RNA sequence: GCCGAUGUAGCUCAGCUGGUAGAGCAGCGCAUUCGUAAUGAGCGGGUCGCUGGUUCAAGUCCAGUCAUCGGCU
Numbered sequence: 001g002c003c004g005a006u007g008u009a010g011c012u013c014a015g016c017u018g019g020u021a022g023a024g025c026a027g028c029g030c031a032u033u034c035g036u037a038a039u040g041a042g043c044g045g046g047u048c049g050c051u052g053g054u055u056c057a058a059g060u061c062c063a064g065u066c067a068u069c070g071g072c073u
Base pairs, nucleotide, nucleotide: 001072002071003070004069005068006067007066010025011024012023013022019056027043028042030040031039049065050064051063052062053061
C1' cells in the first nucleotide's frame, strides 16, 4: 500500500425486510433474613466510533474518516 471483519449501556453481546434502542452480568435502593449470601420484584444508565448523504423515517442503506483485529504484498 491492498483486501476483509469488528465498533450499540460500566462489561459481554442481540437488534430480522429501514418503522418507539434491548438482554444478561455489574450498579442502586426495596422485599425476604436475627444478619450476610442466595432469591424475588423494580429503578437508573445510550449522541448506536466520528462526519456527511439518501429517505416521511437510519443502529440498519450509501460515501468519507478513525480505532482494533486478521490476511496479502
Predicted 3D model of a 73-nucleotide RNA (transfer RNA) from an Oligoflexia bacterium. It matches the Rfam family "tRNA". Rfam describes the family as follows. Transfer RNA (tRNA) molecules are approximately 80 nucleotides in length. By type it is a transfer RNA. The source organism's lineage runs through Bacteria, Pseudomonadati, Bdellovibrionota and Oligoflexia.